[in-house]
RNA sequence: GCCGCCUUAGCUCAGUGGUAGAGCACUUCCUUGGUAAGGAAGGGGUCGAGUGUCCGAUUCACUCAGGCGGCA
Numbered sequence: 001g002c003c004g005c006c007u008u009a010g011c012u013c014a015g016u017g018g019u020a021g022a023g024c025a026c027u028u029c030c031u032u033g034g035u036a037a038g039g040a041a042g043g044g045g046u047c048g049a050g051u052g053u054c055c056g057a058u059u060c061a062c063u064c065a066g067g068c069g070g071c072a
Base pairs, nucleotide, nucleotide: 001071002070003069004068005067006066007065010024011023012022013021018055026042027041028040029039030038048064049063050062051061052060
């Protein structure tokens, strides 16, 4: 220098056009003499940044940033 992949909750990851989910973690409550385990409820995300297409974008296109890999 060229090519490809990834970026979504505190962490690990789903979701591939119709107002975003799981597990773990966190908070409160129940249970216990007290912990742990278990059970119930709840909070938390301008979906890396920007522009465009579309009635509508996490999803499609382009640019940029960061990370990883391959070739030279």

Predicted 3D model of a 72-nucleotide RNA (transfer RNA) from an Alphaproteobacteria bacterium. It matches the Rfam family "tRNA". About the family: Transfer RNA (tRNA) molecules are approximately 80 nucleotides in length. Model confidence (mean pLDDT): 82 of 100. The source organism's lineage runs through Bacteria, Pseudomonadati, Pseudomonadota and Alphaproteobacteria.